[in-house]
Predicted 3D model of a 526-nucleotide part of an RNA (large-subunit ribosomal RNA, domain I) from a Candidatus Woesearchaeota archaeon. The coordinates come from a structure-prediction model, not an experiment, and the mean pLDDT is 84. Rfam family: Archaeal large subunit ribosomal RNA.
Context: one part of a larger RNA
């Protein structure tokens, strides 16, 4: 120096899974009646987590459930429980300080004091807003980098980010809408139609719509014409289980409360005529009644016999049950040993149907067609500037001009006129199909511990880094049962030698236990 061989180091692999990922379905606000998230407290011993909250691992009351229990946590003390505990559901009490924090102020703590921030709304009586929420939604603002092989218009991209506001969904939504001489009937999503039409330093690129096929379906209400207080609101008394009816007295309302009326094949006022007057709907109350709905209950059949083993669910042999041969635990592989599962049962809060009694609200038809109504600083023009594929022909905003009244006006992808066809702006309101996923449950041709969330773990958004915004780990597995190794002996401990446990030391730095490395002993070269 090379090999072998025994150990050491080391943690790969292989099994394993308490945790994630991903899709489904369900379910989705919270908050001054003080939230979301902190801070302190809180146990007999108490550092941490979990719970809790001066009534502090807890209170009380109804359901359940049936022997143990005082969390994680296995201890030592003490306790509580068939007078029903502990746990498991509901429903209440309690709930300290900060925090929108809201009496003032501030150092998660004071001082004044009992009455309170500040804003809006209302005559008032009283009401309301504030802040939080992972993502998804809508609305205001809004880049660069990059693409163009440079680079400005473009492009990325109305992306990222910021700021506002709102839901459990948001936002759109019932044609002044397409369509083409045949028609279609709000809205949204998916699929086609399509990388077409169009747009463009016509470069790079960007890029619809109709229609057709699904999903999912739903429509109504003002103003105005005529009417003219017929109307509302607060108080208190009063009938009535209630819903709700009367009174009064205050107040609001002619700058119009209430009726009425709402559409384009024009409607409607109004005039006339006919028929309906309590039947029907619709909403609300009471009381029945049935169903949903928590926790939670039944729920079949081998622990038969021999063998292997620590150890039977294996193996050989005879039964058995199945609406239950889905899964998991049990000392190896279990329909028939546990939990469970098929399939049934049940009820509180709380919530759907329906019957019954009550209370509120609400009339159609049909002809006339003189009259009178039917969103104006609006439609529409210009022009500039953003937006869009929208080219003159998207959408919107500024400035300037500025219309008609049913014998009217809007659109039909250049402009005008006529024909035609087709709708009714300038007012609100809307469930479903849709998006998400801080949640719940269930399930995989998904990972298996350098994988899967960053995190499977006593203490992970921790340690630890950084002034700070912020960054951000490592870290699983003894055994079936701790039976967790008394006792001896060496040693200052580690550590070892015996002894004992175990099926086996797997011996806590624990399954397996590669490979680099290290030592020692042979053996072989120099």
């Nucleotide at each position: 120096c090379u090999g072998u061989u025994u150990g050491a180091u080391g943690g790969a692999u292989g099994a394993c899974u308490u945790g994630g990922c991903u899709u489904a379905a369900g379910c989705a606000c919270c908050g001054a009646a003080g939230a979301a998230g902190g801070g302190u407290g809180u146990g007999g011993c108490a550092a941490g987590c979990u719970g809790c909250a001066g009534u502090a691992a807890a209170c009380u009351c109804u359901g359940g459930c049936g022997a143990g229990c005082c969390g994680c946590a296995u201890g030592c003390a003490g306790g509580c429980u068939u007078a029903g505990a502990a746990c498991c559901a509901g429903a209440g009490a309690u709930u300290c300080c900060c925090g929108a924090a809201u009496g003032a102020g501030a150092u998660u703590c004071u001082c004044c004091a009992c009455a309170g921030a500040a804003u809006c709304c209302g005559u008032a009586a009283g009401g309301a807003u504030g802040g939080g929420g992972a993502a998804c939604g809508c609305g205001g603002g809004g880049a660069a980098u990059u693409g163009a092989a440079a680079c400005a218009u473009c492009u990325a991209a109305g992306u990222a980010c910021c700021c506002g506001c709102a839901g459990g969904a948001a936002g759109a939504g019932a044609a002044a809408u397409c369509a083409a001489c045949a028609g279609a009937g709000a809205u949204g999503c998916c699929g086609u139609g399509a990388g077409u039409a169009u747009c463009a330093g016509c470069g790079a690129g960007a890029g619809a719509a109709a229609a057709c096929g699904g999903c999912a379906c739903a429509g109504g209400g003002c103003a105005a014409a005529c009417u003219g207080a017929a109307u509302c609101c607060u108080u208190u008394u009063u009938c009535g289980u209630g819903a709700g009816g009367a009174a009064a007295a205050g107040g609001a309302g002619a700058u119009g409360u209430g009726g009425g009326g709402u559409u384009g094949c024009a409607g409607g006022a109004c005039u006339g005529u006919u028929g309906g007057c309590u039947a029907a709907a619709c909403u609300c109350u009471a009381a029945g009644u049935u169903g949903a709905g928590a926790a939670u209950c039944a729920a079949a059949a081998g622990u038969c016999u021999g063998c292997u083993g620590a150890a039977a669910u294996g193996c050989a042999g005879c039964a058995c049950c199945a609406u239950a041969g889905a899964a998991g635990g049990u000392g190896a592989u279990a329909g028939u040993c546990c939990u469970g599962u098929a399939u049934g049962a049940g009820u509180a809060a709380u919530u759907g149907g329906c019957u019954u009694a009550g209370a509120g609200u609400u009339c159609a038809a049909c002809a006339g067609u003189a009259u009178c109504c039917u969103g104006a600083g609006u439609a529409u023009u210009g022009u500039c500037c953003a937006u869009c594929g929208g080219a003159u022909a998207u959408u919107g905003g500024g400035c300037a001009a500025g219309a008609a009244g049913c014998u009217a006006g809007g659109g039909g992808g250049c402009a005008u006129u006529a024909a035609c066809c087709u709708c009714u702006a300038a007012c609100c309101c809307u469930a479903a199909a849709u998006a998400u996923g801080u949640u719940u449950u269930a399930a995989g041709u998904c990972c298996g511990a350098u994988a899967g969330c960053a995190a499977a773990c006593u203490c992970a958004g921790u340690a630890c880094c950084g002034c700070g915004a912020g960054g951000g780990a490592a870290a699983g597995u003894u055994g079936a049962a701790a039976a967790g190794a008394a006792c001896u002996c060496c040693u200052a401990g580690c550590g070892g030698a015996g002894a004992g446990u175990u099926a086996a030391a797997a011996g806590a730095g624990c399954c397996u236990g590669a490979a680099a490395u290290c030592a020692a002993a042979c053996a072989g070269c120099u």